[in-house]
RNA sequence: GGGCUCGUAGCUCAGUCGGUAGAGCGACGGACUUUUAAUCUGUAGGUCCCGGGUUCGAACCCCGGCGAGCCCA
Numbered sequence: 001g002g003g004c005u006c007g008u009a010g011c012u013c014a015g016u017c018g019g020u021a022g023a024g025c026g027a028c029g030g031a032c033u034u035u036u037a038a039u040c041u042g043u044a045g046g047u048c049c050c051g052g053g054u055u056c057g058a059a060c061c062c063c064g065g066c067g068a069g070c071c072c073a
Base pairs, nucleotide, nucleotide: 001072002071003070004069005068006067007066010025011024012023013022019056027043028042029041030040031039049065050064051063052062053061
C1' cells in the first nucleotide's frame, strides 16, 4: 500500500426482507430469608463508531473517514 471481517446498553452478543432496538450477565429497588447467598419479581441504562447521501421511513442500503482483527505485498 491492497483485500476481507467487525464496531449496537457497564460486559458478551442477537437484531431475518428498511417500519420507530432486544437477550444473558452485571447495577439498583422489592419479595423470600435471623442475615448473606441462592431463587422470584420489577426498574433504570442507547448520538446503534463519526460525517454525508438515498428513502415517507436507515442499526440495516450507498459514499467517505476513524478504530480493531486477519490475510497478501

A computed fold for a 73-nucleotide RNA from Sphingomonas jejuensis, annotated as transfer RNA. The coordinates come from a structure-prediction model, not an experiment, and the mean pLDDT is 80. Rfam family: tRNA. From the family's description: Transfer RNA (tRNA) molecules are approximately 80 nucleotides in length. By type it is a transfer RNA. RNAcentral holds the sequence, with entries from ENA.